[in-house]
Predicted 3D model of a 78-nucleotide RNA (c-di-GMP-I riboswitch aptamer) from uncultured Desulfatitalea sp. Rfam family: c-di-GMP-I riboswitch aptamer. Its family is annotated with cyclic-di-GMP binding in the Gene Ontology.

RNA sequence: GCCAGAAAACGCCAAACUUCGGGUAACCGAAGGACGGAAAGCUUCGGGUCCACAGAUGUGGAUAGCCGGGUUGCCUGG
Numbered sequence: 001g002c003c004a005g006a007a008a009a010c011g012c013c014a015a016a017c018u019u020c021g022g023g024u025a026a027c028c029g030a031a032g033g034a035c036g037g038a039a040a041g042c043u044u045c046g047g048g049u050c051c052a053c054a055g056a057u058g059u060g061g062a063u064a065g066c067c068g069g070g071u072u073g074c075c076u077g078g
């Protein structure tokens, strides 16, 4: 460097739900909480789904824990 894996070890993240706050909304942030996760780190490049508006097949937004891609990284084995 590449491939594989989570058995071990140090750890990491945090679904649903609740409270508070933001947003027209999807949804987001903080605290609590753990369903789960080997990238559930980051990134809308492609697709899907969701929201708003509409002059209607468009425009803007959301989802990375929907899938694929790009990119960075711990440990172990080969």
Stems, first nucleotide, its partner, number of pairs: 002078004012037002017032006035065001041071003045068003048063006

The source organism's lineage runs through Bacteria, Pseudomonadati, Thermodesulfobacteriota, Desulfobacteria and Desulfatitalea.